[in-house]
RNA sequence: CCAGAUAGUUGGAUAGUCGCCAUUACUACUUAAGUAAUGGAGGAAAGUCCGGGCUCCAUAAGGACACAGUGCCAGUUAACGGCUGGCGAGGGUGACCUCAGGGAUAGUGCCACAGAAAACAAACCGCCUAAUCAAGGCAAGGGUGAAAAGGUGUGGUAAGAGCACACCGGUUUUUUGGCAACAAAAAACGCAUGGCAAACCCCACUGGGAGCAAGGCUAAAUAGAGAUGACACUGUAUUUUUAUACAAAAAACAGUCUUUAGUUCGUCAUCUGGGUUAGCCGCUUGAGCUUAAACGCAAGUUUAAGACUAGAUAAAUGACUUCUUAAAUGACAGAACCCGGCUUAUAGACUAUCUGGCGUA
Numbered sequence: 001c002c003a004g005a006u007a008g009u010u011g012g013a014u015a016g017u018c019g020c021c022a023u024u025a026c027u028a029c030u031u032a033a034g035u036a037a038u039g040g041a042g043g044a045a046a047g048u049c050c051g052g053g054c055u056c057c058a059u060a061a062g063g064a065c066a067c068a069g070u071g072c073c074a075g076u077u078a079a080c081g082g083c084u085g086g087c088g089a090g091g092g093u094g095a096c097c098u099c100a101g102g103g104a105u106a107g108u109g110c111c112a113c114a115g116a117a118a119a120c121a122a123a124c125c126g127c128c129u130a131a132u133c134a135a136g137g138c139a140a141g142g143g144u145g146a147a148a149a150g151g152u153g154u155g156g157u158a159a160g161a162g163c164a165c166a167c168c169g170g171u172u173u174u175u176u177g178g179c180a181a182c183a184a185a186a187a188a189c190g191c192a193u194g195g196c197a198a199a200c201c202c203c204a205c206u207g208g209g210a211g212c213a214a215g216g217c218u219a220a221a222u223a224g225a226g227a228u229g230a231c232a233c234u235g236u237a238u239u240u241u242u243a244u245a246c247a248a249a250a251a252a253c254a255g256u257c258u259u260u261a262g263u264u265c266g267u268c269a270u271c272u273g274g275g276u277u278a279g280c281c282g283c284u285u286g287a288g289c290u291u292a293a294a295c296g297c298a299a300g301u302u303u304a305a306g307a308c309u310a311g312a313u314a315a316a317u318g319a320c321u322u323c324u325u326a327a328a329u330g331a332c333a334g335a336a337c338c339c340g341g342c343u344u345a346u347a348g349a350c351u352a353u354c355u356g357g358c359g360u361a
Base pairs, nucleotide, nucleotide: 001357002356003355004354005353006352007351008350009349010348012323013322015321016320017319018318020040021039022038023037024036025035026034027033042332046343047342049341050340051339052338053337054211055210056209057208059261060260061259062258063257064256065255067207068206069205070204071203072086073085074084075083076082087101088099089098090097091096102202103201107200108199109196110195111194124142125141126138127137128136129135150168151167152166153165154164155163169191170189171188172187173186174185175184176183177182215281216280217279218278225272226271227270228269229268230267231266234247235246236245237244238243251264252263253262289306290305291304292303293302294301295300
């Protein structure tokens, strides 16, 4: 100097004029407004793919079945299918990147075409014996294919074959290191009828539903409306006697069934019809943010200090000028209960570390 990999920052201005929204203060006062100060849309606000906080629905614990999700080990977190660090496998010269990473003798299923044969799978060409034919032996060589009875070499054989041996590979056992996933070493055994589970399945673990249009308050209005069916309608006390209270039965209660406890209490189901659609709360102080120190490989945890930073409601945060600039509201693009992640889109500018190549001293 060129090319690449990983991690990150930013994505205009304490400028001026006018306009909009919220909060606070002062003044004003409902045919009602003004002034001042402070603040006002993102790194993804997006997708709605995960996990929660919060709200409501009488449920809670145990067992079985169904359905769904996750799937190596350890740590972290409120939690996760997230993140961090490792192990293993694959890709890359490398820095690094990717993984839907348990089980293929529990069972079922699939492997098109080509090929002789695709799993209780094999003889097309070929080699040997024979040598006229026939017949027998072989799976070493060739061919087809993503994949063809573990690989390379030597010996042996009629020709061959783990047939035998050496090394590698595989299985089992032991020792060492590691919390572990695993790794290394040694010994024994000729050991293999392959692959696919993002095929069905088996194993282990986990799992209520609905969602701010949740939910609550105020005001107003109507018809404390009507019909059908099923189950229940028992007892005690009171003196309001066909009323009230308590208990029991039946029924209902977060996938289904069941056991125990609990709650509601006359319950459940279907159909017809009417009123309300206004305002306020929820609504922003939060598992949050910034800085420093300590612990930790890291993700993170603890302690201390500091500052509050949009809450609109048919939807506010805009327009113009100037400056800076390579350019400039220019890329991708606008909050609607909140938060932690993941995924996708992204003009331009910049920083740090590492890898490879060329060259110089």

Overview
The RNA shown here (Bacterial RNase P class A) has 361 nucleotides and comes from an uncultured Pelagibacteraceae bacterium. The sequence was found by an Rfam model in a public genome assembly. The model forms 96% of the base pairs in the Rfam consensus.